RNA sequence: CACGACAAGGGCAAACCUCAAGCAAUUGAGGGACGCAAAGCCACGGGUCCCAAGCGGAUGGCCGGGUUACCGAAG
Repeated sequence: CACGACAAGGGCAAACCUCAAGCAAUUGAGGGACGCAAAGCCACGGGUCCCAAGCGGAUGGCCGGGUUACCGAAG
RNA backbone atom coordinates (compact mmCIF):
# COMPACT_ATOMS: atom_id res chain seq x y z
C1' C A 1 0.00 0.00 0.00
C1' A A 2 -3.27 -0.74 -5.16
C1' C A 3 -2.87 -6.46 -0.07
C1' G A 4 -6.79 -8.91 3.10
C1' A A 5 -5.58 -13.82 7.59
C1' C A 6 -9.75 -20.15 10.39
C1' A A 7 -5.85 -12.86 13.61
C1' A A 8 -7.96 -9.35 17.61
C1' G A 9 -11.68 -5.92 18.93
C1' G A 10 -15.70 -4.22 16.67
C1' G A 11 -19.23 -2.79 12.42
C1' C A 12 -23.19 -3.31 8.66
C1' A A 13 -27.60 -6.33 7.71
C1' A A 14 -30.57 -9.72 2.39
C1' A A 15 -35.07 -12.58 2.45
C1' C A 16 -39.14 -12.65 5.71
C1' C A 17 -42.54 -10.37 9.68
C1' U A 18 -44.75 -5.82 12.12
C1' C A 19 -45.65 -0.49 12.08
C1' A A 20 -45.16 4.13 9.29
C1' A A 21 -44.36 7.24 4.48
C1' G A 22 -45.10 7.05 -0.90
C1' C A 23 -49.40 6.34 -6.95
C1' A A 24 -45.20 3.31 -7.43
C1' A A 25 -40.12 1.83 -7.71
C1' U A 26 -38.70 2.15 -2.81
C1' U A 27 -37.65 4.29 2.01
C1' G A 28 -37.63 4.86 7.72
C1' A A 29 -38.11 2.24 12.58
C1' G A 30 -38.26 -2.55 15.35
C1' G A 31 -37.45 -7.86 14.99
C1' G A 32 -34.35 -11.08 11.99
C1' A A 33 -29.35 -12.80 9.40
C1' C A 34 -28.37 -14.24 3.42
C1' G A 35 -24.24 -12.20 3.05
C1' C A 36 -20.39 -7.93 3.19
C1' A A 37 -13.23 -5.55 3.97
C1' A A 38 -15.79 -0.23 2.54
C1' A A 39 -22.65 -3.76 2.29
C1' G A 40 -19.38 4.02 4.97
C1' C A 41 -20.78 8.42 2.07
C1' C A 42 -21.73 10.91 -3.12
C1' A A 43 -26.69 9.69 -8.54
C1' C A 44 -20.82 11.96 -11.96
C1' G A 45 -21.00 7.74 -16.26
C1' G A 46 -23.44 3.14 -17.53
C1' G A 47 -27.32 -0.47 -16.06
C1' U A 48 -31.98 -1.76 -13.90
C1' C A 49 -36.66 -0.23 -11.89
C1' C A 50 -41.21 3.35 -11.03
C1' C A 51 -45.27 6.68 -13.06
C1' A A 52 -48.82 11.47 -11.83
C1' A A 53 -44.57 10.90 -18.23
C1' G A 54 -41.72 16.38 -16.15
C1' C A 55 -36.24 20.29 -16.38
C1' G A 56 -39.64 13.81 -12.45
C1' G A 57 -38.25 9.81 -9.11
C1' A A 58 -35.88 4.92 -6.94
C1' U A 59 -31.52 1.81 -6.48
C1' G A 60 -24.41 3.06 -3.45
C1' G A 61 -26.43 -4.75 -1.21
C1' C A 62 -25.83 -3.84 -10.04
C1' C A 63 -20.99 -2.02 -12.09
C1' G A 64 -17.44 1.91 -12.92
C1' G A 65 -15.71 6.50 -10.78
C1' G A 66 -14.98 10.03 -6.63
C1' U A 67 -14.21 10.59 -1.40
C1' U A 68 -13.42 9.23 3.89
C1' A A 69 -12.12 5.31 7.31
C1' C A 70 -10.85 0.54 11.82
C1' C A 71 -7.13 -3.53 12.27
C1' G A 72 -2.15 -5.43 10.53
C1' A A 73 -0.42 -11.85 9.52
C1' A A 74 1.41 -13.21 4.72
C1' G A 75 2.84 -10.57 0.29
The RNA shown here (c-di-GMP-I-GGC riboswitch aptamer) has 75 nucleotides and comes from Marinobacterium jannaschii DSM 6295.
The sequence was found by an Rfam model in a public genome assembly.
Taxonomically the source falls in Marinobacterium jannaschii (Bacteria, Pseudomonadota, Gammaproteobacteria, Oceanospirillaceae).